[in-house]
Predicted 3D model of a 334-nucleotide part of an RNA (large-subunit ribosomal RNA, domain IV) from a soil metagenome. The full RNA is in RNAcentral, with records from MGnify. Its mean pLDDT, the model's own confidence on a scale to 100, is 83. Rfam family: Bacterial large subunit ribosomal RNA.

Context: one part of a larger RNA
RNA sequence: ACAUGGUUAAGGAACUCGGCAAAAAAGCGGCCGUAACUUCGGGAUAAGGCCUGCCUAGAGCAAUCUAGGCUGCAACUAAAGAUUCCACGCGACUGUUUACCAAAAACACAGCUCUCUGCAAAAGCGUAAGCUGAAGUAUAGAGGGUGAUGCCUGGCCAGUGUCAGAACGUUAAGGAAGCGGGUUAUCUACUUAGGUAGAGAAGCUUGCGACUGAAGCGCUGAUGAACGCCGGCGGUAACUAUAACCGUCCUAAGGUAGCGAAAUUCCUUGUCGGGCGAGUUCCGACGCGCACGAAUGGCAUAACGGUGUGGAAACUGUCUUAACCAUGUCCUCG
Numbered sequence: 001a002c003a004u005g006g007u008u009a010a011g012g013a014a015c016u017c018g019g020c021a022a023a024a025a026a027g028c029g030g031c032c033g034u035a036a037c038u039u040c041g042g043g044a045u046a047a048g049g050c051c052u053g054c055c056u057a058g059a060g061c062a063a064u065c066u067a068g069g070c071u072g073c074a075a076c077u078a079a080a081g082a083u084u085c086c087a088c089g090c091g092a093c094u095g096u097u098u099a100c101c102a103a104a105a106a107c108a109c110a111g112c113u114c115u116c117u118g119c120a121a122a123a124g125c126g127u128a129a130g131c132u133g134a135a136g137u138a139u140a141g142a143g144g145g146u147g148a149u150g151c152c153u154g155g156c157c158a159g160u161g162u163c164a165g166a167a168c169g170u171u172a173a174g175g176a177a178g179c180g181g182g183u184u185a186u187c188u189a190c191u192u193a194g195g196u197a198g199a200g201a202a203g204c205u206u207g208c209g210a211c212u213g214a215a216g217c218g219c220u221g222a223u224g225a226a227c228g229c230c231g232g233c234g235g236u237a238a239c240u241a242u243a244a245c246c247g248u249c250c251u252a253a254g255g256u257a258g259c260g261a262a263a264u265u266c267c268u269u270g271u272c273g274g275g276c277g278a279g280u281u282c283c284g285a286c287g288c289g290c291a292c293g294a295a296u297g298g299c300a301u302a303a304c305g306g307u308g309u310g311g312a313a314a315c316u317g318u319c320u321u322a323a324c325c326a327u328g329u330c331c332u333c334g
Base pairs, nucleotide, nucleotide: 001329002328003327004326005325006324007323008322010320011319014318019315029051030050031049032048037042039148053070054069055068056067057066058065059064083313084312085311086310087309088308089307090305091304095107096106111146112145113144114143115142116141117140123132124131125130149300150299151298152297154230155229156228159227160226161223162222163221164220165219168218169217170216174212175211178208179207180206181205182204183203186199187198188197189196190195231249232248233247234246235245258292259289270286271285272284273283274282
């Protein structure tokens, strides 16, 4: 000097990102008592207070200890065995997770909802046979979303998707009337008699092709707990300010209820109030929401949480500010 453990005057979080760590407290005994809130179950061991013995003898300065006895429904404790409270955010809850830096507000969940599926089901695995689904049958099975509960879940179908429709338009391979090219049996003309030129049936071959030809797309509708989206400018009231009101442009429609400087607010330490001697955090409000908003759920919410944030009591070497002790090491000397 380090590690681990212990003690400490006065103060008591002044430490620090943060009471991290440590300390303290109460102790699944008894009696009393117990708030807000609440889904009436809880919250709750809430909080808080008191008791946990008595008698005799002995030892001891004392605290206390030892031996014997006693009462009551009730005398915890040998050890083990909650710190508590106030307020808010998030997630309802128990659960699950990054084996080895993240345990959470992430995942799951019961509940809600949409879509598909009539059974040789849909969906999935496999080239197939076959298997799962299921020895099930729509109160069943599969997939998507949301996420207990309470109150609710607004407008837009123009775009994209999905579903339905079949009149018309467009549309493939294939089929195909017909038209054309090549080849030449044959015919005609010429001939140097070897052939050359022209025409050319059938067959074979090749190019084009009216017409025919499904789904799809176009088209017509529906559909948001489908993907999604939910405006701008100007003016106006007898102080000022503001604008219930008016005008105008655009749109498929212009954000409803509720909430709101928020896990969302840039400006911003917004403004006001509370708490503190002093508060960029916190709580309550306000609202011109840069850029909340309704199952990509909105807003509340008892209980719960190794959750995040702010505060209080108690307590302390976290600190003011250090000191000492024990054990084990480093190091020095022998």